[in-house]
Order: sequence, then C1' cells, then structure tokens
RNA sequence: GCCCUCGUAGCUCAGCGGAUAGAGCACCGGCUUCCGGAGCCGGCGGUCGGCCGUUCGAAUCGGUCCGAGGGUG
Repeated sequence: GCCCUCGUAGCUCAGCGGAUAGAGCACCGGCUUCCGGAGCCGGCGGUCGGCCGUUCGAAUCGGUCCGAGGGUG
C1' cells in the first nucleotide's frame, strides 16, 4: 500500500429498512438480614463513531473520514 471484519448503555453483546432501540452484568432504591452477601421487585443510563447521500422512512443500504482487530506484499 491492498483486502477483510468490527465500531449500538459504564462493560459484554442482540437488533441486518418501518414499534417509545433491547438483554445480561454493573450502578441506584426498596423488600429480606443484627450487618453484609445472595435472592426478589423497581429504577437510572444511548444524538446507534463523524459527515454526506439513497429512501415516504436508516442503527440497518451506499460513499468518505476516524478508530480497533486480522490477512497479505
């Protein structure tokens, strides 16, 4: 340099054209307990890497840039 994969909540990930974007863990509160842990219940948390484009409609498709990982000379 070229090619491929990935970038969604604090972390690990799901969602692959139409629902207020979800789960687990973490965190916060409650119940329980002498206190804590575990368990149960509830809650908080995201301009879906940036910009542009396609579309009635984009996290999802295309272009480009940035970042991470891998392959190859």